[in-house]
């Protein structure tokens, strides 16, 4: 600091996601060690069990026992002392209000921050002054009696006190009324002073010389205490400014509500509370009302500013089972105190009672989750107590848990045969890998043995010293010294020792983002996914292995929070087309505002100063734990808010003044500016008349319709309503909607000119309030034309549309509503400032002129082009979209949805506001490259037309589909599959099927052992094959006869392996078709553009051509084009057999002699190049026309096929990758089948006949084939052949006869002397064999068919069309291929139209590219949501009812120790029981409100690989 992802590809917009970092955390796998932190986040559910608050005998009364000891004893026992300044409880004082918990409530002066109290309180402490005099009366404990299951209660009767109660005393105290002084803004505050009134006490311990003494004391003296004042500190209480969640679909809230007098209550101000008066009080600067939530130091991320969070730690608030309520006290409305009332639970003897872990540890429950019913008061701190000392789940330890953060270890060097193993190969190898193994060292951590701490200082006691106080040298206090005591952690940290590498490494990924790849298994399954996406037979994306990357006692995943995210934009963002300018004006409230001056200091700077508490955070060459987290010191900060001083530039305030910003007033002028009155012509329809007839309208083409009852069409009257041609213009006027004949009236606004005046009056503008197109309601009016709705006719598969006939509301008009529009410059207003050019409307200046123009020039509008500039780009560009400042409105992904609910509005329609859930990775802007269009523009081609001749129809051949079949092998499917692969299926071919065999194999290599070759021959059998015989030893080379070796072959054997026309042409080479011989198809380098690309290559001309000129930000090139190569047309040279023969000779023939000129052969050449004229044209290139020339503008054909397309065709030619098979999917043989036959098509062949059929007769080719062979000539045979047999390895011989053609005859329109299928008979050849299955022959037979529907193919010249002829293949088989001549046309006017390409261009919502993409119902599935008769429930609001505790107030006839009086009976004072009144919790009724659960049904929505209708949008999308 970024990346991925919408696209064929680009930039922009915008979401989504990812990498980081954190956590009180949870889940997988995994697990040595320490330390220091951390740990019930849900159920503020519920709790068994122990603990957690006491203590003080030096306030005070009572007072055991066991034990012992001593006496007495009837031996049961008692008695007395000690225990015992004891337990025990109780009176009483002080704590218990502090510590610990938790976070429910609560939007509050709860918090936090900063003043304030002149309106307060404050026990224990600290300081200071005074004072403690003298009576009383009682009660718990205790003991009798009694209830009662317990809890516990009552009754008599004793007694203490630091516990109650009076009296005295009393002020610098209170309180009333004066006075005087000080600070003060003040009601007042503080000092002083004066008069009157009122308030007070407790004692206990220590030691003591003199005096008294009842011997107890008093007295004295110390110490604790206790009352009363001042002050102090702490702590508390209250009161203000600030700050402090969301929600307006929550806008009005409020009756003690505000405020005033009194009064009463609090410590203390206060409607706190009451009684009377008054009508106020708070709200858009967000009240009330809902929902959420304890705050805050901090803490988490972030660069910062923010955002997010409050768990541990410290502060506050709050709360203790839920609601209420008080008592005690200095403090409480009390977590471990009382009362009530609910809910829960336990005890009960049913009469009653007891309980409250959000205290520590446990425990159930829900829960993804969070711990020991531990030690010990040793430290620290608290309560009490004089004090020892007790208490103390506070604290201080420890245990559990990787839950976190830190540290440490699981070893270190050397070690190459680069070991085995594994895993991969291209088989060579390479990896794993120095990695083990092997030497050597070292020994933390752990274990184990050993030694062993600091935390301890106080305090107590002892002993001493020194001060202090005292009448004292006693006591008592302080300080200092000496001894002596105290450790839960724990024998723990920590040190040593031996021993031995020895006990310690796992998680997650490995397509891209993102470090890191291989094989194998699977085969759109099974899975994976954070996003994009992987996976459908070769998966670095799934599982598994091996290998590599990252992190490590952890390592992933999940959840959350911030980052990225500048995706809320204060730093820091937008709004023409991506979301986003309210349809416009008016204007309150707010926000901002000219130029000067002088003032003031609120903003605003600057300095101080207080505060900002501690921790955290940061810093230090700090110090402590071995380092570090940790702890401790030091510092700096600590952006905020109080004060107090300065400063005056800019902003506020207040004064004073300007005139440029704004208005007035005078003057001319311009307009469809508004409202209303009235007129006016053209048209259209109607109504009446003439004239006139048969149609008229209308449409692509038609029909409805109108018309003989008289229409359309002419033609002059007359009604009516509506709209206002020409002028009319990117011309005018208004805020906008919008405004068009003429006149009259009223009326608003701008512009322009020269003065005056006013003196900032402005500009925007939330609400609110006006206007506001068309459509649509309402009432009443009008209604010619048009014309939703409707009805008929067309079209159509349909047609509820478009076309056409008709027509209804509305359209118009008054008055009321409605408020919406692509109300669009899709561009808020308002000011400023910034190149210009050119038109145009308004008004003025200049010059000029008789005047009107032209021309220069101001100012307002209104248009277009354009720098600079900005924009994603297009495009804006003095009318901004540029620079900039000011107000207001609006945006935050797509859909769901401008939609539900809710509330305002409307008569209704609806319209304003205006959400979720839930899905989806994308959705969009601009532009570019294709491709495409029932866009356009040019051009081309048998594409069309213009000819000529076919197919489709018959019969047959051949392929195919479909059927069939044991099998009818298998490929090919528009063009481009179908006489295609196959240039030739009777066996073989052959891949298929049936059956019979074989298994190292029909074929190749190596290795083993034998040596019978081959070949024939019997026998079984359909062959293959099987048994048997006969034959018996090839070649080479050493050496000794023979043997060895090798080589060829066969035979047996093993195991590698052969084999495969099985499978993938969608894994593939290769080779073909195809667009198409169609002119494209690209690069360099340079410029352009952000880029994707564009320029070149596009424009003007021309070409068959991107063929060539010209012009250009382009110059060049390269792959095609054409040329080069074959061939054919002319010719010229050479040559002259087998070819040829002009002339001589010769024959039956070029047979032969002679020849090589000609024909022809075949090799080398030549020729054409727009070269020449002419004539257009751009002095070009080219194009028409001419000449010459065999040929003329590429002379005719052929070969040659660019980038690429189309997953095009072929794994059955061949190659080959993976798969599968291996006594079968290989191999061998018979026999069948590929040749099947209701039926479709595709290709041909033959014909339908006179241009013709048959017969005789005759005449000319050209390429080719031949020794396994073509065969002459003879002869046989009606013929296919058959026999014999020359010649020729071929310009020599042979196939061979060319056919149409020409001459002659005959048939004479007929299913024919046309046509020749179908069948019979007989026969040739060819084959090892023609049954399934061959041609061909003779002679019989003698079908369809009479030119062929809809549609359709081919050809532009030696072509079409017609004639024959050769060839491969092949034994045999040809209507099919492939070549070859012969005869020899017609026709093209031209590019509208169909096809197919090329080139610009133009629209695109299309890129798998129109066979594209895409909407909407309806049908299934699933989901969430809305509505619903109802129905549960939560919170609350309003009147009533009823009212527990309590507290106050009244009452108090019962009852009553202190005080007073008293005739001693007894009376008052005061208190208590009771009882009432107010207020009031819980509960009840009654009506409501608002949230939410659920619900027959219902309603759109959203998702879902292949459903149905249609064709609505994107090309003119076919009606834009």
């Nucleotide at each position: 600091a970024g990346a991925g992802u919408u696209u064929g590809a680009u930039c922009c917009u915008g979401g989504c996601u990812c990498a980081g970092a954190a956590c009180g955390a949870a889940c997988g796998c995994u697990g040595g060690c320490g330390g220091c932190g951390u740990g019930g986040a849900u159920a503020a559910g519920g709790c068994a069990u122990g603990c957690a608050a006491g203590u003080c005998g030096a306030a005070c009364g009572c007072g055991a026992a066991a034990g012992c000891c001593a006496c007495c004893u009837u031996c049961g026992g008692g008695u007395g002392g000690u225990u015992a300044u004891u337990a025990g409880a109780g009176u009483g004082g002080c704590a218990a209000a502090c510590g610990g918990g938790u976070g429910a409530g609560u939007a509050a002066c709860a918090c936090g921050u900063g003043a304030g109290c002149a309106a307060u309180c404050u026990g224990c402490c600290c300081u200071u002054g005074g004072g403690u005099g003298g009576g009383g009366a009682a009660u718990a404990a205790c003991u009798c009696c009694g209830g009662g299951a317990a809890a516990c209660c009552g009754g008599a009767g004793c007694u203490a006190a630091u516990a109650c109660c009076g009296c005295a005393u009393a002020a610098c105290g209170u309180u009333g009324c004066g006075a005087g002084g000080u600070c003060c803004u003040a009601u007042g505050u503080c000092c002083u002073u004066g008069c009157a009134a009122c308030c007070a006490a407790a004692g206990g311990g220590g030691g003591g010389g003199a005096u008294c003494u009842u011997c107890g004391g008093a007295c004295c003296u110390c110490c604790c205490g206790c009352c009363u004042g001042g002050g102090g500190a702490u702590g508390a209480g209250c009161u203000c400014g600030c700050g402090c969640c969301c929600g307006a679909u929550u806008a009005g809230c409020u009756a003690g509500u505000u405020g005033g007098u009194g009064a009463g209550g609090u410590a203390a101000c206060g409607g706190c509370u009451c009684a009377c008066c008054a009508a106020g009080g708070c709200u858009g600067u967000g009240a009330u009302c809902g929902g959420u939530a304890g705050c805050c130091g901090g803490u988490c991320u972030g660069a910062g500013a923010g955002g997010a969070u409050g768990g541990c730690u410290g502060g506050c608030c709050a709360c203790a089972c839920u609601g209420g309520g008080a008592u005690u006290g200095a403090g409480a409305u009390a977590c471990g105190c009382c009362c009530c009332a609910g809910a829960c639970u336990c005890c009960u003897a049913c009469g009653g009672g007891g309980g409250g872990c959000a205290g520590c540890a446990g425990u159930c429950u829900a829960g993804a989750a969070g711990c020991u019913u531990c030690c010990g008061c040793a430290a620290u701190g608290g309560g009490c107590g004089a004090a020892a000392g007790c208490c103390u789940g506070a604290c201080g330890g420890a245990g559990c848990g990787a839950c976190g953060c830190c540290g440490c270890g699981u070893g270190c060097a050397g070690g190459a045969c680069g070991a085995a193993g594994g895993u991969u190969u291209u088989c060579g190898g390479a990896u794993u890998g120095u990695a083990a193994a092997c030497u050597g060292c070292u020994u933390u951590c752990g274990a184990c043995a050993g030694g062993g701490a600091a935390g301890a200082a106080c305090g107590g006691c002892u002993c001493g010293a020194u001060g202090g106080c005292c009448a004292a040298c006693a006591c008592c206090c302080a300080u200092c010294g000496u001894g002596u005591u105290u450790g839960a952690c724990g024998g723990u940290a920590c040190c040593u020792g031996g021993a031995g590498a020895a006990g310690a490494a796992g998680c997650c990924c490995u397509g891209g983002c993102u470090a890191a790849c291989u094989c194998c298994g699977u085969g759109c399954c099974a899975g994976c996914a954070g996003c994009c996406g992987c996976g459908g037979u070769a998966a670095u994306a799934c599982g598994g292995a091996g290998a590599g990357g990252g992190c490590a006692a952890g390592c992933g995943u999940u959840g959350u929070u911030c980052g990225g995210a500048u995706u809320u934009a204060u730093u820091g963002g937008g709004c023409g087309u991506a979301a986003a300018g309210c349809g416009c004006g008016c204007g309150c409230a707010g926000g901002c505002g000219g130029c000067c001056a002088a003032g003031u200091a609120a903003g605003u700077c600057g300095g101080g100063u207080g505060u900002u508490a501690a921790a955290u955070a940061c810093c230090u060459a700090c110090c402590g734990c071995u380092c570090a987290c940790c702890g401790g010191a030091g510092g700096g900060a600590a952006u905020g808010c109080g004060c107090c001083c300065g400063a005056u530039a800019c902003u506020g305030c207040a004064u004073g003044g300007c005139u440029u910003g704004a208005g007035u007033a005078c003057g001319a002028g311009a307009g469809a500016g508004g409202a209303a009155u009235c007129u006016g012509g053209a048209a259209u329809u109607c109504c009446g008349g003439g004239u006139g007839u048969a149609g008229u309208g209308g449409u692509g083409a038609a029909a409805u319709u109108c018309g003989u009852a008289g229409a359309u069409a002419u033609u002059g009257g007359g009604a009516g309503g509506a709209a206002c041609a020409u002028c009319c213009g990117u011309g005018g006027c208004g805020a906008a909607g919008g405004c068009g004949a003429c006149u009259c009236u009223c009326u608003g606004g701008a512009c322009c000119a020269a003065u005056a005046c006013u003196g900032a009056c402005g500009c925007u503008g939330a609400g609110a309030c006006g206007c506001g197109a068309a459509a649509g309601c309402g009432u009443g009016g009008g209604g010619a034309g048009c014309a939703a709705a409707c009805a008929g006719g067309a079209u159509u598969a349909g047609a509820u549309a478009c076309c056409c006939u008709g027509g209804u509301a509305g359209u118009c008009c008054a008055c009321g509503c409605c408020g919406u529009a692509a109300a669009c410059g899709a561009u808020g207003a308002g000011a400023a400032c910034u190149a210009g050019g050119u038109g145009u409307a308004g008004c003025g200046g200049g010059u000029a002129u008789u005047g009107a123009c032209c021309c220069c020039u101001g100012c307002u509008g209104u248009g277009c082009c354009g720098a600079a500039g900005u924009u994603a780009a297009c495009g804006c560009a003095u009318u901004a979209a540029g620079u900039u400042c000011u107000c207001c409105g609006c945006c935050u992904g797509g859909g769901g949805a401008g939609u539900a609910c809710g509330g305002c509005c409307g008569c209704a329609a609806g319209g304003c506001u205006a959400a979720a859930a839930c899905u989806c990775a994308a959705a969009g802007g601009a532009a570019u490259u294709g491709a495409c269009g029932g866009g356009g523009a040019c051009c081309c081609g048998c594409a069309c037309a213009a000819g000529c001749g076919g197919u489709g129809g018959a019969g047959c051949a051949u392929g195919u589909g479909g059927u069939u079949u044991a099998a009818u092998u298998c490929g090919a499917c528009g063009c481009a599959a179908c006489g295609c692969g196959a240039a030739g299926a009777a066996c073989c071919u052959u891949a298929c099927c049936u059956g019979g065999a074989u298994u190292u194999g029909a074929c190749a290599u190596c290795c083993u052992c034998u040596g019978c070759u081959a070949a024939c021959c019997c026998c079984g059998g359909a062959a293959a094959c099987g048994g048997g015989g006969u034959c018996u030893u090839u070649c080479c080379g050493a050496c000794u006869u023979g043997u060895c070796g090798g080589a060829a072959c066969a035979g047996a054997g093993u195991g590698a392996c052969a084999g495969g026309u099985g499978c993938u042409g969608c894994a593939u080479g290769g080779c073909u078709g195809u667009c198409g011989u169609c002119a494209g198809c690209u690069c360099g380098u340079g410029u352009c553009g952000u880029g994707a690309g564009a320029u070149g290559u596009u424009g003007g001309g021309u070409u068959a051509a991107g063929u060539c000129c010209c012009g250009c930000a382009a110059c060049g090139a390269g792959c095609g084009c054409a040329a080069c190569c074959c061939u054919u047309g002319u010719u010229u040279u050479u040559a002259g057999u087998u070819g040829c023969c002009a002339g001589u000779a010769u024959u039956a023939a070029g047979u032969u002699a002679g020849g090589c000129a000609c024909u022809c052969u075949a090799a080398a050449g030549a020729u054409a190049c727009u070269g020449c004229c002419u004539c257009g044209g751009u002095u070009a290139g080219c194009g028409g026309g001419g000449a010459g020339g065999a040929a003329g503008g590429u002379g005719g054909g052929g070969a040659u096929g660019a980038c690429g397309u189309c997953a095009a065709g072929u794994c059955c030619u061949c190659a080959u990758g993976g798969c599968c098979u291996u006594u079968a999917u290989a191999u061998c043989c018979a026999g069948g089948g590929c040749u099947a036959c209701a039926c479709a098509c595709g290709u041909g062949c033959u014909a339908c006949a006179a241009u013709g059929g048959a017969c005789u007769g005759u005449a000319c080719a050209a390429a080719g084939g031949g020794u396994u062979g073509c065969a002459a000539c003879a002869c046989c045979g009606c013929g296919a052949g058959g026999u014999g047999a020359a010649g020729c390895u071929a310009a020599u011989c042979u196939c061979a006869a060319a056919a149409a053609g020409c001459a002659g005859u005959u048939c004479u329109c007929a299913g024919u002397u046309c046509g020749g299928a179908u069948u019979g008979a007989a026969g040739u050849c060819u084959g090892c064999a023609a049954c399934u299955c061959g041609a061909c022959u003779u002679c019989a037979u003698g079908a369809a068919g009479g030119u062929g529907g809809a549609a359709u193919c081919g050809c532009u010249a030696g072509u079409a069309a017609u004639c024959g002829u050769g060839g491969a293949u092949c034994a045999g088989c040809a209507u099919g291929c492939c070549a070859c001549g012969g005869u020899g046309a017609a026709u093209a006017c031209g590019u509208u139209c169909c096809c197919g390409g090329g080139u610009c261009u133009u629209g695109u919502a299309c890129a798998c590219a129109c066979c594209g993409c895409c909407c909407g119902u309806c049908a299934c599935a699933c989901c969430a949501c809305g509505a619903a008769a109802g129905u549960c429930g939560g919170c609350u609001g309003u009147a009533c009812c009823a009212g527990a505790a309590g507290u106050u107030g009244c009452u108090g006839g019962g009852c009553u120790a202190a005080c007073c009086c008293u005739u001693c009976g007894g009376g008052g004072a005061g208190g208590c029981a009771g009882g009432u009144a107010c207020c009031u919790a819980a509960g009840g009724u009654a009506c409501g409100g608002u949230c939410g659960g659920u619900a027959a049904u219902u309603g759109g929505g959203g998702u879902g690989a292949a459903g149905u209708c249609g064709u609505a949008a994107c090309a003119a999308g076919g009606u834009a």

Predicted 3D model of a 1520-nucleotide RNA (small-subunit ribosomal RNA) from a metagenome. Its Rfam family is "Bacterial small subunit ribosomal RNA". Gene Ontology terms of the family: structural constituent of ribosome and ribosome. The sequence is in RNAcentral, with records from SILVA. Model confidence (mean pLDDT): 84 of 100.